Predicted 3D model of a 367-nucleotide RNA (Bacterial RNase P class A) from a Candidatus Zixiibacteriota bacterium.
It was read from a public genome assembly, where an Rfam model found it.
Model confidence (mean pLDDT): 78 of 100.
Rfam family: Bacterial RNase P class A. About the family: Ribonuclease P (RNase P) is a ubiquitous endoribonuclease, found in archaea, bacteria and eukarya as well as chloroplasts and mitochondria. Its family is annotated with tRNA processing, ribonuclease P activity and dimeric ribonuclease P complex in the Gene Ontology.

């Protein structure tokens, strides 16, 4: 210097004028509607998707089983999680680093196209033995039997390499290796890693197929819920093995009712207004301590949106960034992304113009 990997910060700046929302204070008005001034403050890294987890509210002081749903290596963090941190194993890469839907195929069922003889009762080419036929010989032809070592097909074909053995072969047997099963030992909290002993036990993959195993799980949701104002019109049906109880079924429990009242269903009528919930938080910032880290503890300091058809904007000027052109240390032009809170918080995913900073790897055992 270039190429690559990874972590973090910002989210245009300044000034002037005009215009908005909220809070607090002060004044005017007294019609309690309204209006003027001052101070402070006013969209995000994703506010988006509504995919997870919770806080909060109600059912409601709410049990068990089955169904159903979720997660899936280990340890830690957290209010919690399908999230984060660190590690293990596997894979990609020269490496920095990145990815993993990562329990179980020896409980069972299912599936694996094409090619190939055959994908679960394996023989296409081939090798060997026997008898027959042809041939001077070598050898050739079909038949019977043996074979799975060689070749071919395929992602995968009776575990691999070497040998013994055989008519030819083959874990048939042997040595080593791989997988599997059993045993006991060392390191590690653990997942796992390492080495040892024994057993010829040895036909694949797939569970993001059904399934098995382990652990976890009430529901509905701010349009939750609470208060105020206003307004109306009721009618019919049901059943004692009654009706209701916020996923379904069963049991239990609780509440209401005994058919005229609670309750459920059907038909019909009225209301849709205002206030609240509504922002002090698992909160922000800074410093110190503990920890590899996520994170935790302590102290100090701060209050940083709360709208309700929806506020935070408009104009001008200068500067900054990016791109283009040119008469190139300047001039001119264009442009500045993705995109706007609505109960709140912790994550994940997706979109995106650029600028800046740090660390690591390679070129480079180089110059």
């Nucleotide at each position: 210097a270039c190429c690559g990997g990874u972590g973090g910060u910002c989210a245009g700046a300044u000034g002037a004028c005009c215009g908005c929302g909220c809070a607090u204070c002060g004044g005017a008005a007294u019609a309690u509607a309204u209006u003027c001034g001052a101070u402070g403050u006013g969209a995000g890294g994703a506010a988006a998707g509504u995919c997870c987890g919770g806080g909060c509210u109600c059912c409601a002081c709410a049990a068990a089983g089955c169904g159903g749903g979720g997660u899936g290596c280990c340890u830690c963090g957290u209010a919690a999680c399908a999230c984060g941190a660190g590690g293990g194993c596997g894979g990609a890469g020269c490496a920095a680093u990145c990815c993993g839907a990562c329990g179980g195929a020896a409980a069972g069922u299912g599936c694996a196209g094409c090619a190939g003889a055959a994908a679960a009762u394996a023989a296409c080419c081939g090798c060997c033995a026997c008898a027959c036929g042809c041939g001077u010989c070598a050898g050739c032809g079909g038949g019977u039997g043996g074979u799975a070592a060689g070749g071919g097909u395929g992602a995968a074909a009776a575990g691999g390499u070497g040998g013994u053995g055989u008519a030819a072969g083959a874990g048939a047997c042997c040595a080593c290796c791989g997988g599997c099963c059993g045993g006991a030992c060392g390191g590690g909290u653990a997942a796992c890693c390492g080495a040892c002993c024994g057993g010829g036990c040895c036909g694949u993959g797939u569970a993001a197929a059904c399934c098995c195993c382990a652990c976890c799980c009430g529901g509905a949701g701010c349009a939750a819920g609470g208060c105020c104002a206003a307004g109306c019109a009721g009618g019919g049906a049901g059943a004692c093995a009654g009706g209701g109880g916020u996923c379904g079924c069963u049991u239990g429990c609780c509440c209401c009712g005994u058919u005229u009242u609670a309750c459920u269903c059907c038909c019909g009528g009225g209301u849709a207004g205002g206030c609240u919930g509504c922002a002090u938080g698992a909160c922000g910032u800074u410093g110190c301590c503990g920890g590899c880290g996520a994170c935790g503890g302590c102290a100090a300091u701060g209050c940083c949106a709360g709208a309700u058809a929806a506020a935070u904007g408009g104009u001008c000027a200068u500067c900054a960034g990016u791109c283009c052109g040119c008469u190139u240390c300047g001039c001119g032009g264009a442009u500045u992304a993705c995109a706007g809170a609505a109960c709140c918080c912790g994550g994940c995913u997706u979109a995106u113009c650029g600028a800046c900073c740090g660390c690591c790897g390679g070129u480079a055992u180089g110059g």